RNA sequence: UUUUUACGAAGAGUUUGAUCCUGGCUCAGGGUUAACGCUGGCGGUAUGUCUAAUACAUGCAAGUCGAGCGCCCCCACCGUGUUUUCAACAGAAUCAAGUAAAGCUUGAUUCCAUUUUAGUAGAAGUUGAAGAUAGGGUGGGGGAGCGGCGAACGGCUGAGUAAUACGUUGGAACCUGCCCUAAACUCAGGGAUACCUCGCAGAAAUGCGAGUUAAUACCGGAUAGUCCCGCAAGGGUAAAGAUUUUUCGGUUUAGGAGGGGCCUGCGUCCUAUCAGCUAGUUGGUGAGGUAAUGGCUUACCAAGGCUAUGACGGGUAGCUGGUCUGAGAGGAUGACCAGCCAGAAUGGAACUGAGAUACGGUCCAUACUCCUACGGGAGGCAGCAGUAAAGAAUAUUUCGCAAUGGAGGAAACUCUGACGAAGCGAUACCGCGUGAGCGAAGAAUGCCGAAAGGUUGUAAAGCUCUUUUCUGGGGGAAUAAUUUUGAAUGUACCCCAGGAAUAAGCACCUGCUAACUACGUGCCAGCAGCAGCGGUAAUACGUAGGGUGCGAGCGUUACCCGGAAUUAUUGGGCGUAAAGCGUCCGCAGGUGGUUUGUUAAGUUAGGUAUUAAAUCUUGAAGCUCAACUUCAAGGCUGUAUCUAAAACUGGCAUACUAGAGUUUUUCAUAGGUACGUGGAAUUCUGUGUGUAGGGGUAAAAUCCGUAGAUACACAGAGGAACACCAAAAGCGAAGGCAGCGUACUAGGAAACAACUGACACUCAUGGACGAAAGCGUGGGGAGCGAACGGGAUUAGAUACCCCGGUAGUCCACGCCCUAAACUAUGGAUACUAGGUGUUGGAGGAUUCGACCCCUUCAGUGCCAAAGCUAACGCAUUAAGUAUCCCGCCUGGGAACUACGAACGCAAGUUUAAAACUCAAAGGAAUAGACGGGGACCCACACAAGCGGUGGAGCAUCUGGCUCAAUUCGAUAGUAAACGAGGAACCUUACCUAGGUUUGAAAUCUCGGGAACCUGGCGGAAACGCUGGGGUGCCUUUUGGAACCCGAAGACAGGUGUUGCAUGGUUGUCGUCAGCUCGUGCCUUGAGGUGUUCGGUUAAGUCCGUAAACGAGCGCAACCCAUGUUUCGUGUUGUUUUUUCACGAGAGACUGCCCCGCACAACGGGGAGGAAGGUAUGGAUGACGUCAAAUCCGCAUGGCCUUUAUAUCUAGGGCUGCACAGGUGCUACAAUGGUCGGUACAGCGGGUAGCAAUUUCGCAAGAAGGAGCCAAUCCCUAAAACCGAUCUAAGUUCGGAUUGAGGGCUGCAAUUCGCCCUCAUGAAGUUGGAAUCGCUAGUAACCGCGUAUCAGCAAUGGCGCGGUGAAUAUGUUCCUGGGUCUUGUACUCACCGCCCGUCACGUCAUGAAAGAUGGGGGCACCCGAAUUACCCUUACUCGCUUCGGCGAGGGGGUCCUAAGGUGAAACCAUUGAUUGGGACGAAGUCGUAACAAGGUAUCCGCAGGAGAACCUGCGGAUGGAUCACCUCCUUU
Repeated sequence: UUUUUACGAAGAGUUUGAUCCUGGCUCAGGGUUAACGCUGGCGGUAUGUCUAAUACAUGCAAGUCGAGCGCCCCCACCGUGUUUUCAACAGAAUCAAGUAAAGCUUGAUUCCAUUUUAGUAGAAGUUGAAGAUAGGGUGGGGGAGCGGCGAACGGCUGAGUAAUACGUUGGAACCUGCCCUAAACUCAGGGAUACCUCGCAGAAAUGCGAGUUAAUACCGGAUAGUCCCGCAAGGGUAAAGAUUUUUCGGUUUAGGAGGGGCCUGCGUCCUAUCAGCUAGUUGGUGAGGUAAUGGCUUACCAAGGCUAUGACGGGUAGCUGGUCUGAGAGGAUGACCAGCCAGAAUGGAACUGAGAUACGGUCCAUACUCCUACGGGAGGCAGCAGUAAAGAAUAUUUCGCAAUGGAGGAAACUCUGACGAAGCGAUACCGCGUGAGCGAAGAAUGCCGAAAGGUUGUAAAGCUCUUUUCUGGGGGAAUAAUUUUGAAUGUACCCCAGGAAUAAGCACCUGCUAACUACGUGCCAGCAGCAGCGGUAAUACGUAGGGUGCGAGCGUUACCCGGAAUUAUUGGGCGUAAAGCGUCCGCAGGUGGUUUGUUAAGUUAGGUAUUAAAUCUUGAAGCUCAACUUCAAGGCUGUAUCUAAAACUGGCAUACUAGAGUUUUUCAUAGGUACGUGGAAUUCUGUGUGUAGGGGUAAAAUCCGUAGAUACACAGAGGAACACCAAAAGCGAAGGCAGCGUACUAGGAAACAACUGACACUCAUGGACGAAAGCGUGGGGAGCGAACGGGAUUAGAUACCCCGGUAGUCCACGCCCUAAACUAUGGAUACUAGGUGUUGGAGGAUUCGACCCCUUCAGUGCCAAAGCUAACGCAUUAAGUAUCCCGCCUGGGAACUACGAACGCAAGUUUAAAACUCAAAGGAAUAGACGGGGACCCACACAAGCGGUGGAGCAUCUGGCUCAAUUCGAUAGUAAACGAGGAACCUUACCUAGGUUUGAAAUCUCGGGAACCUGGCGGAAACGCUGGGGUGCCUUUUGGAACCCGAAGACAGGUGUUGCAUGGUUGUCGUCAGCUCGUGCCUUGAGGUGUUCGGUUAAGUCCGUAAACGAGCGCAACCCAUGUUUCGUGUUGUUUUUUCACGAGAGACUGCCCCGCACAACGGGGAGGAAGGUAUGGAUGACGUCAAAUCCGCAUGGCCUUUAUAUCUAGGGCUGCACAGGUGCUACAAUGGUCGGUACAGCGGGUAGCAAUUUCGCAAGAAGGAGCCAAUCCCUAAAACCGAUCUAAGUUCGGAUUGAGGGCUGCAAUUCGCCCUCAUGAAGUUGGAAUCGCUAGUAACCGCGUAUCAGCAAUGGCGCGGUGAAUAUGUUCCUGGGUCUUGUACUCACCGCCCGUCACGUCAUGAAAGAUGGGGGCACCCGAAUUACCCUUACUCGCUUCGGCGAGGGGGUCCUAAGGUGAAACCAUUGAUUGGGACGAAGUCGUAACAAGGUAUCCGCAGGAGAACCUGCGGAUGGAUCACCUCCUUU
């Protein structure tokens, strides 16, 4: 360099109305010695007390060697001695039986023989058999003992230990049994002792005495070199034998291997709220001690040693290879396996030994347990099993030494809870299975459903097939390289047979996050990792169906890493979000200009050694695969060392001048300290003039004043502060500094030269300075003024306002040490467009001299480019680009706090947590809304007017009350003469009573009958019972159409509920001028622009400008009516024109003139005209707001009811009356009432109707009926006008109320209608606070018509005409609205948000008289066992040269474990009471903050007060508004 391969980094939810950022919380991933819940077929491989290093019953876990030794017992064999018993130590023949035969054998009989003794009996001898016994030999087995080796390994645990540990790298002053190599030797002796025997003591454990014996046990002697001591001479030290062969041992020396001891560099947790520690401590000399160095120990000497690079103290912890996670760097961790360390009930100690201060050894002390004859003894599972306890929780009192390994042995072999195996547990990992194919009538069931169907679902059933598993049967390994030996094991595996047979669950389904419906529930029950869900339609709770994920497992909980760049080396920040020390000086430390040489510490490259194995990666191999195991390679990022390079950093040396500093000249300055001095003003004092007020406030009062104030004049006293100049200015490190002068003194700037030669920058700890308030001592004290007193305000007012006023403010000295100590911006250096002011200096040009001008250095402002920033903004005075150093931050609250420490006279300051609690807290900007913020504009909004309401009576509606019922709704504006434009019955929905139940009305099925007409009885009626008349139409002759009756069930019905499930409709803001969109442009984005601005308009109307250009819904216009006019037609109108009705046109557009404005839009005036600037009135209501109103107009989802919440009937109620409110009518009178007379309309209505003339009645009305389905007839005017009368009164006003008599409608007028006549004749004499309507044919006054309707409670609604005014200077104020702008902690949007005390409950925590416990240190007392040393040899033993020496023993000293006492300190727990804190449902008191929050807020200090807070002094702007000054930008 190329090729190939491998590895390799994800986010989401949640603060807001929305946005960007900051920032925390939470989730998705992986892991575990796990536990819990539900479930559970098989196999393999691993793994299994994390808690009480708590206590342990029982069994086993370390023995072996007879080829080191003696003894005892047993067995077998060999031979010997003694002894007991028995037998034998003479043969032959006959008979019988057996036999092939035989004194061959058996039985019987006969004969004969005998070593000794007189004889009997018997004894002795010999031989044999059996037995007993003694000792001997051989072989085997057992037992304890002496002796050797081992027991220091293996196994367990992690209490202690922060360094006597561990990891890694080196080192020198050491030891080393068994093993290996080499050399040499192994001669000759001695005396004991255990065991054993006997005796004694004791309950036991065990011990004592006497006697006997062996050795590879023990002890002398000899020998001696490559051994040891010594300068040398010289001196000193060994041994063991066993065995048949052969071998195995023993001793000495040297070396090796492996093991161990010691030293050293580096690495190795948290805490400074642990800052000083140390007396054998640090070093030296001598001595001792050790295997060995060394204060390891001791005597003496010296006074050292460690520490901010964290000593000392406290807390926690075995360390490592590794493991988990992570892209990595890192973070966490140290189960299993492996290395090291430490421990063996707790503490101490030594002995033996090669090795121990010894888990299954010893001694002592302590605690506990057990035995006991009470005298005394025994014990140590953190070995394997197992038990109890603790705990959420962790296994069998198994088999075997067959394998591997270990101990002993020559070996055979023995031992081995190491180990190999099995058992138990889904604890983990891995593998397999629970069937496969076909199978639509898409079965049934379940669930949903718009009732069509969909889904469960090829799923099941059914047919065909297979047998991993399972069951039964048969065969059957490897694991032992080499003779035997197989626990696991008749296991793995193989073969055969049987039969789909034996085998699926768990969690989830709102978003994150894959997966949805129904029912139940109704802020309940419950869920929840976070956001959150649940208050009657819950995909979020519970169940079901369906679905999704994983699967013999699935979820939950706990913990670790990740995500988290959320501690940031890689890889963050500090103007406003958390964060720059108040400022400077400065030691250590860190960093550091230019040149040359050298060095080689850092750096770079290469080599070597090491980095145990396992683990990891890659490639292979073996178990059927995998997990697992094996082999090979790589890696183990580290450390040490050698060599090389010399650019950079460092060291040393050398030179330089650009940094820094010194000298010279000049300059500015409220820089500092001290002393002196000046005028104006306030106050006070004195004198004079002078008289009744002054002062103060929004308005007042307290207060001062006739004892003469205020005011004016003069004189004096005293303290404090320095007007104008003055400024954007100047100086200082900051705090800060201002009349003037003098003295002393610090720093800075510029310019030209000279000198030193990196002397620099920054700085933890430290030091100095440090506003105001405050403290101490002593002065001073005019004004101001915390506290305090009084007066006001107020619901209160511990405040704001006013009158007084003490500390203090001032000076000197000494403390305090904090501020919004702010540019909220640490210091230094360098670099990076400009423009414009201003201060100080220098130079140039110019001028008579200056100013202006140009260049440059040092300060100090503003605007702005690139760049940066979350944005706002910063921008050569950086918040830009870089380097160096310091300080600080890591969610909000708790907390600028507690405790501790330091400082302080005190106040207090500095440093500075935790428990607990929340899911946010926060920054900037955006759109709204709001403001007791601002600007502009509009409206009968105010003002100017006219008339009312509120007072009276009545009508009507509503609330309330009442009632069997007084049906329901509307109820701020936007309900209340509203739904209702007609409640006596009906209406009617309400109440009481009586009835009906497929129903009063709809559809379907069946049966019967035509339909229909008409009686009687009961009843309040509905209804019930019972009669009479009548038999139609079509037809295929079955029946059919319409109607009626009856039956059963599907269903009807509901003015029942939800207007917060809805449609539709409506009110209101508001007939206000607004509300939006497309494209483009700007912004990270929400969003903005357009729609702002200058004019103008009734208007987002129009014009102009402008990063906008256009468009839509609104405005306007188009529509209707009225006003003028032309034409046409007019039956009923008029008859002359006209008027009138209908229809079609014309007319008005700022068109014309003048003026203003910007040559615009438009405005003002005028002409003409019936009408003039929208002619007037109506209809028309943008996007939206109020969960506004209506389920009782209608429609409609869900829920509820079904002999009743449905339906029918009668009667009652909706009209009820202590009271309150709304809307009206009529009045209170003379602008009037009454009486008489006389006129003039328009809109409308009329056949179940309007009704004329006429007659009757006082009248309401009645009789009667011409005319009219209407320009024909009818209903049909009143105020006004003319005259008369009343004469100021409760009236000739007013008409309520009541009595009597009538009329009308209607089935019906009592509850409960209207009208008429007569009589009666109430309140009321113009209406408090407050409040309503109206701008011209309007208000006001007058009557008329009409809908509904049998009639009418109509004074109401909707229309119509008649008569017919006043006022508007204007926009300061009230109300409502629009636009722009500003502030905001509001967004449910000010009816907002929000602070603190108090009361109640819960929780954690601080203080507290004390109490309890703990670990450690100090002082003193006592002091076991043991080592060392000293004394002693009366006793025992050994040796002896007989003098003694040594050991045991006895006594003592030093040190010391445990124990005791004392005084302190520390830690933990607890504690009556007490302090604040946090959180709680809707409590109480106020309203401190957010808007100018109604006294701008906040910071520090001080005082005061129920509380938020108030006041004083100083400071900040993170204050609104207005005005002025200055500067800048644009023109």

Record summary: Small-subunit ribosomal RNA from Candidatus Peregrinibacteria bacterium RIFCSPLOWO2_02_FULL_39_10, 1531 nucleotides, folded computationally. Its Rfam family is "Bacterial small subunit ribosomal RNA". The coordinates come from a structure-prediction model, not an experiment, and the mean pLDDT is 82.